[in-house]
């Protein structure tokens, strides 16, 4: 320096043009002398940045930043 994948709640990953989510975690209540399991409910996000495109973008596009894995040159 080239190509491909990825980046979304605290972790784990879904979501491929209109409602931003699920497990596990946390945090309250209910069960129980009491804790676990259980059963309910809540908090919790600038979708990596910036820009197009489009009535409308997490999702399409360009660029640039992190991460992985593969190739190439140099020594």
């Nucleotide at each position: 320096g080239g190509g491909c994948g990825c980046g979304u709640a605290g972790c784990u990953c879904a979501g491929u043009g209109g409602g931003a989510g699920a497990g596990c975690g946390u945090c309250c209540g209910c069960c129980u002398c009491a804790c676990a399991c259980g059963c309910g409910g809540a908090a919790g996000g600038u979708c990596g940045c910036u820009g197009g495109u489009u009535c409308g973008a997490a999702a399409c596009c360009a660029g640039c930043c992190g991460c992985g894995c593969c190739c190439a040159u140099c020594a």
A computed fold for a 75-nucleotide RNA from an Acidobacteriota bacterium, annotated as transfer RNA.
Its mean pLDDT, the model's own confidence on a scale to 100, is 84.
The sequence is in RNAcentral, with records from ENA.
Taxonomically the source falls in Acidobacteriota (Bacteria, Pseudomonadati).
Its Rfam family is "tRNA". Rfam classes the family as a transfer RNA.